This is a predicted structure of a 1376-nucleotide RNA (small-subunit ribosomal RNA) from an uncultured bacterium. The coordinates come from a structure-prediction model, not an experiment, and the mean pLDDT is 84. RNAcentral holds the sequence, with entries from Greengenes.
RNA sequence: CCCUUAGAGUUUGAUCCUGGCUCAGGACGAACGCUGGCGGCACGCCUAACACAUGCAAGUCGAACGGAGCUGUUUUGGUUUACUGAGACAGCUUAGUGGCGGACGGGUGAGUAACACGUGAGCAACCUGCCUUUGAGAGAGGGAUAGCUUUUGGAAACGAAUGGUAAUACCUCAUAACAUAGCGAUACCGCAUGGUAAUGCUAUCAAAGAUUUAUCACUCAAAGAUGGGCUCGCGUCUGAUUAGAUAGUUGGUGAGGUAACGGCCCACCAAGUCGACGAUCAGUAGCCGGACUGAGAGGUUGAACGGCCACAUUGGGACUGAGACACGGCCCAGACUCCUACGGGAGGCAGCAGUGGGGAAUAUUGCACAAUGGAGGAAACUCUGAUGCAGCGAUGCCGCGUGGAGGAAGAAGGUUUUCGGAUUGUAAACUCCUGUCUUAAAGGACGAUAAUGACGGUACUUUAGGAGGAAGCUCCGGCUAACUACGUGCCAGCAGCCGCGGUAACACGUAGGGAGCGAGCGUUGUCCGGAAUUACUGGGUGUAAAGGGAGCGUAGGCGGGAUUGCAAGUCAGGUGUGAAAUGCGGAGGCUCAACCUCCGAGCUGCACUUGAAACUGUAGUUCUUGAGUGAAGUAGAGGUAAGCGGAAUUCCUGGUGUAGCGGUGAAAUGCGUAGAUAUCAGGAGGAACAUCGGUGGCGAAGGCGGCUUACUGGGCUUUUACUGACGCUGAGGCUCGAAAGCGUGGGGAGCAAACAGGAUUAGAUACCCUGGUAGCCCACGCCGUAAACGAUGAAUACUAGGUGUAGGGGCCCCAAGCCUCUGUGCCGCCGCUAACGCAUUAAGUAUUCCGCCUGGGGAGUACGGUCGCAAGAUUAAAACUCAAAGGAAUUGACGGGGACCCGCACAAGCAGCGGAGCAUGUGGUUUAAUUCGAAGCAACGCGAAGAACCUUACCUAGACUUGACAUGUCCUGAAUUACCAGUAAUGUGGGAAGUUCCUUCGGGAACAGGAACACAGGUGGUGCAUGGCUGUCGUCAGCUCGUGUCGUGAGAUGUUGGGUUAAGUCCCGCAACGAGCGCAACCCUUAUUGUUAGUUGGUACCAUUAAGUUGACCACUCUAGCGAGACUGCCCGGGUUAACCGGGAGGAAGGUGGGGAUGACGUCAAAUCAUCAUGCCCCUUAUGUCUAGGGCUACACAUGUGCUACAAUGGCAAGUACAAAGAGAAGCAAUACUGUGAAGUGGAGCAAAACUCAAAAACUUGUCUCAGUUCGGAUUGUAGGCUGAAACUCGCCUACAUGAAGCUGGAGUUGCUAGUAAUCGCGAAUCAGAAUGUCGCGGUGAAUACGUUCCCGGGUCUUGCACACACCGCCCGUCA
Repeated sequence: CCCUUAGAGUUUGAUCCUGGCUCAGGACGAACGCUGGCGGCACGCCUAACACAUGCAAGUCGAACGGAGCUGUUUUGGUUUACUGAGACAGCUUAGUGGCGGACGGGUGAGUAACACGUGAGCAACCUGCCUUUGAGAGAGGGAUAGCUUUUGGAAACGAAUGGUAAUACCUCAUAACAUAGCGAUACCGCAUGGUAAUGCUAUCAAAGAUUUAUCACUCAAAGAUGGGCUCGCGUCUGAUUAGAUAGUUGGUGAGGUAACGGCCCACCAAGUCGACGAUCAGUAGCCGGACUGAGAGGUUGAACGGCCACAUUGGGACUGAGACACGGCCCAGACUCCUACGGGAGGCAGCAGUGGGGAAUAUUGCACAAUGGAGGAAACUCUGAUGCAGCGAUGCCGCGUGGAGGAAGAAGGUUUUCGGAUUGUAAACUCCUGUCUUAAAGGACGAUAAUGACGGUACUUUAGGAGGAAGCUCCGGCUAACUACGUGCCAGCAGCCGCGGUAACACGUAGGGAGCGAGCGUUGUCCGGAAUUACUGGGUGUAAAGGGAGCGUAGGCGGGAUUGCAAGUCAGGUGUGAAAUGCGGAGGCUCAACCUCCGAGCUGCACUUGAAACUGUAGUUCUUGAGUGAAGUAGAGGUAAGCGGAAUUCCUGGUGUAGCGGUGAAAUGCGUAGAUAUCAGGAGGAACAUCGGUGGCGAAGGCGGCUUACUGGGCUUUUACUGACGCUGAGGCUCGAAAGCGUGGGGAGCAAACAGGAUUAGAUACCCUGGUAGCCCACGCCGUAAACGAUGAAUACUAGGUGUAGGGGCCCCAAGCCUCUGUGCCGCCGCUAACGCAUUAAGUAUUCCGCCUGGGGAGUACGGUCGCAAGAUUAAAACUCAAAGGAAUUGACGGGGACCCGCACAAGCAGCGGAGCAUGUGGUUUAAUUCGAAGCAACGCGAAGAACCUUACCUAGACUUGACAUGUCCUGAAUUACCAGUAAUGUGGGAAGUUCCUUCGGGAACAGGAACACAGGUGGUGCAUGGCUGUCGUCAGCUCGUGUCGUGAGAUGUUGGGUUAAGUCCCGCAACGAGCGCAACCCUUAUUGUUAGUUGGUACCAUUAAGUUGACCACUCUAGCGAGACUGCCCGGGUUAACCGGGAGGAAGGUGGGGAUGACGUCAAAUCAUCAUGCCCCUUAUGUCUAGGGCUACACAUGUGCUACAAUGGCAAGUACAAAGAGAAGCAAUACUGUGAAGUGGAGCAAAACUCAAAAACUUGUCUCAGUUCGGAUUGUAGGCUGAAACUCGCCUACAUGAAGCUGGAGUUGCUAGUAAUCGCGAAUCAGAAUGUCGCGGUGAAUACGUUCCCGGGUCUUGCACACACCGCCCGUCA
C1' cells in the first nucleotide's frame, strides 16, 4: 500500500438497557426419510483392543553340505530281449545341516499426562548387518552332529537309544596392528570430567570357501553413509470438594552391569529431594505435519495421506541376533476355544478377504505380480492380500445430460372468480432441427523406446438409428425467497424460536399456483461461526450478576529526579533449521473441472552469531519533591482502668387518708377494706446518663455521650533541622469485628423473647391489655455473622465554580474582609451514565495492585473438607426445569395515599316504595304450545302507540309444491265476477254473464290460466363476521393536532402553575406559538313590550240583545309575523390597574332569566341478524305457503313497576266557579226525547280561533263522629249495555246485591331545590272494541339546604406500584 469485519426473532401497553434462548453460514469417515440417468477422482467398523470357520498374507539359496528320489544319455555285468545290478555324466525335485531374511512391509490406538510427542541443542558417554571407499589377509590341523540305518515309547503332538557321515556348522594352533588393555613419557586443544596427535615396552585376538576363470563370498582395521540409543532447554488437557509427597527416596564413595552415561543394581555414609510458578493423587487422552471454522486472535479436531510412539488373546520372562525382549519365534502363568485312546496335546485375523456378535451405521471369502517397491539368489527365478487393478455403496467432491428453435384460437383440462375474467401459459398440441449421454456395429491405444498388460476389447475414435430411455426433494405466518381455495373446528395435527388450531386457518390436511436447490433434497447428530455470551485483540462490578465487614502485613506485582557502566528483556543485520504432502501465487497434463505434475514465495517458530543502548531490568554514584523522624502548638462521646454525682422507675419501713386504682377504640384479666392508688419522710438496689446536642466531633471498620483522675493510640497546623525512595497494593496469614446466641461465676431496678391469663376475631398459636422467665448489666472465654450500606476496594496525579459548617495558620487599620491547609454537607458546569444520577469527598480523565461476576429457578442448598461446646459459619456443585428472570424510565388504570373541586351524592326537609288487594312485566313451574328477544346500575307498565280472529313468529289437524310474492322464456285467453252445491277451512264441483287499452296495423302493454327451468321463499343459525340505529359513563369538561423545543427513546411540553368559572370559561405567568372536536353562543319555547294585521278572536266608548247576540270599532285581551330588550352596560367595594366576585341602582326580567333540542375522543366483543340491510352456513313436496282451532291470558311460588286504600286536611249529598293543550268525516256529535244507568232514538253544527268532544280538586251548605265504619273496595251472584263474522277459553261498561285484605307498613331503599315536590282533573297516539301504562296539558301549590367529616359517582394535580385482560388485577401457602 492492498485486502478483510453484516445481522435477525423473542421479556414490555409502549421504551431504553442488561441478559439468556433461538435462527440465517460453513464442515463431516456420518446415519435416517423420499427420490435416483451417466462418468471421473477420492473415501468406506467412529460401536466389541468382542469371538473367530476356511483360504491366502515370508520366504529363499543345490553356485555352502552329505544324502534321497525321478528322468535322460552313456559304459558295463547278469546268455540277447523283457527285466535287473554296478559306474560315470547331465537335468529336475528337496526333508535335513548351513547362510541370509522372518526387527522390513501390513494392522490397530488398548495403554501412555510421559523426554511419549513437537521444536531446538548435546554425547569429550555410544552402537550400526547389508552398502561405499581404503589398508592388510585367508597357513596348519582336529573332533563331532542332523539327515540316514536298526531297535523302540506314544492315540497324537513329539520323542528315546544304537551305528556310521558332510560342510561356508563347530573347535585348536600359527601369523597380525593404525585394534584392545597396562606401564612410561612429549606437543597442542577444550566449559569440567578430559580430548587429539606422534611414540617406547608388554600382553591378547582372525579367516571359508563356491562355481568357474570372471566373479561372488570370508577375516582384521580405519573412514563414510544409513539406521538407531542416551541426555538436556522450552511447549503439551481437567480437577485444590486431591496440599503435602518421597527410604533407592536425594546426594556421595566403592564394586557390579550396559553398546553407552546414570540408584540402572548392590554395600556403606550423609539427610536430603519435589511442591502454591500446583508436587502427589484422581479423571480423560496416542502426539504431530495438518483438517474444519473464523476478518483475525482464537476455538474444535487428529478418519484418509505423511513422521514418531505404543501394542499384537491377558500378564511376566529371557534366548537368538547388527538390530527384538520379536503380530503370522520360544518358555511360564491366567482366561477362552478345539482334538483326545483322558495319559496328554494344539491355537491366537488390532495382515487381506470373509463369519457371528454389537450397532443408527461402514464393502468382494475378486484378478495380477504387467508396473512401483521389498526378501533371497551369481543368475534364471521364486515369494510378496505391500502394491497395481477390478467389484459394491449418490458416502463426499467435480463434470455432463434429461433436448433446441418457432408456435396465441392465448385450445382443452385443472384452479379460482366480483361471473366480466384471471391463472397454469409458449407451457402443450403442431412445424423444423440437433445427437451430449444412452443403444448397436467397426477400429482400437499410452502405461513396456527389444520381450512381458491384471486393468481390458477398457479409455478413445468412426458409423447408424431415433426426442426416443433419464426429475425429484423441501418449503410458502415472521425471522426467510414464495398465496389462494376446500376440508377440519383447541379435534386431528404443526412447531428451530416467537407461536398456530375453539366454523370464514396465507401456520393443520389436500389441491391449484408459487419459491429454492437439483441427481439430489430434507431431517437428525457433532464442531466452529454469528457470541464483544470468558472480552489478549475485545466486557464488566452505586441501582441490572458482581467491592472482600475492617485493618496490619508475607510472597508476588508495580514504583520519584540526575548520571555512569552492563546488555537479560527490546530493536536491527547475518547463519542454521523449520521433512515431504497440504495451503497460497504462477505455469503445465487429463476435452473442462475435481484430480495430478513442476516452479516460487511462505511456514508468523527455535537456536547460534554480530551490533545499537532510547525505554524496562541490573550494578554503582548522587538528589529531595514521595515517605518517615525531630521541634512548637492544637481540637476531640478515640481506647483502658478506678472513683464520684444527681434526676427518675421499682421495692421496703413509718405517717396522713379512703374506695377505688389500673388499663383500653371499648373492656376484662390484674391490684385494693389484711387499707391499694394518691401524698409526705426515711432507707435499699440496679441500670441508663435529660437539657447542652448540632447532616457537630473522634475512630480502620464495628462503634463512641454525666463528672474527675491515671495510663495510652491517632489526626491536624506551623517550622524546614535530619534520613534519603525507606513507597503503593497485597493471594495465603494474623488481628479487630453490632446485635443475638453459647460456657463459668456474679448481678438483677426497669424493659422483656418463651410462657400464662384477659380481650379482638369465623378462628387469632398475632397486632391491644395484665403479668412474666431467659436475656439486656459485670468479669473471663467462645461465636465471626448483618440492608457489617455511600448497596460505591485501596493508592497517586490532573480537571469551572458557588454556598454552609468543624479545627488550625497568615495578611490586615485587628470590626468586617481576603489568602491558605485539613475534615464534613448542599447546589452546580465539562465529562460520564441504559436512565436515575455522579460531578475536586467522581460513578470524569489516566496509572498500579487486590477481591468478585457470566440467564432465572434448583441453591448459598446437598455431599466432602476446615472451624465451633452447640447453634451454626466457611468453601461449594449436579440432576431436573423455564424462555425468560432483571434494571431505569414512560403512559394509563388502581390505592381502606395526599391536596383541591363538583353533583338531590350526603346532610336538612317533603312525598313515597318495601306490609294489603288489584293491574302489569319478569323468573320459576306447567303445557301439544305456553313463539322470540331484553339480564347489575344501563333487563323486568322493556321491543308491544294497545294478543278474542287477524296480528302470530308457537302447537295440533288438514292442504299446496316454480309456489302467497319478483324477473326471464313459450302457449292460450280479455281481465273478472254474481249465483248454486259442498268443506271446519283453503281447495273443489256445477253454472251464467262477459271480451280491456295503445297502435306507425307489423305489433305492444297490463291482467288471468297452463308448461318446463333458472329461481322464489325462510321471524332458520351466527349481534363474537357486519352496516345502520340505540343505551351507558355524561351535558361530565374533557379529547386531540400542526410547527417548534426537550429527551437515545417510549414520550414530554402546549393541556402544568397563580387566580377565576357552570365550563380546557376567562385573565396573568411560562419554550412554546397556533389550531380542531367538545363548552358557550347561534335554534325552539316561555316571561316584557313596540309595530303590522283585526277574522272565526276582543268589547272601553255609541246603539242593540236573554246573551259581544247583532251593528259598529280594533283602544284592550288574544292571535302570529317583524322588531326592541339583558351586555356585568352603569355605580360602590374587593381583586394583581386583570379575569372575576360581593352589593346596589334602573328594569317585566340580572349575572348561562326558566325549559327544550343539541351528546367530543372514546369505554362496555353493551343491545338489536325478530324494524331494515347484509357476508357465510343451513332447509327446498319443507325450517317455505295456505286454512281452522288452540296457545302467547296457564299458576304451590318469588320479584320489579304501578293503581286504589287504610280515612275527618276525610267520606257522602246538594249547590256553584275557573283552564290549557289537543282531536274530529267509515269522524266529533250539540239541543231534544227514552232508560235508575251503561246506553239508545234522532240529528243541528263542524274538514274547525267558527261546531263538537268538555273539566276536577278548590269554594258554599248539610250530614257522618273514629268504628274494619256512610272508610276501603277486592271477590262473587243476577240482570243489562257497547264494539265486532265471532266476547267460552279471553274484552270493556252499567244497575242491584255481596262487602275480602287493609288501621300507615321490618331490614332496607327511591324521587325531588320552585311554579319544583305533593295533589287535582283534561287530552292525544295506538285503536272496531279493549289503560291503573306511555306521551302531553293546565288548576291548586309547599318544606328545607348549617355545611362537605362521611356513603356513591365524577374531574384536576401529585405520590406509590411486582397491575396493563389494568384491584372483579397480580400473587403466596396447604389440600385434591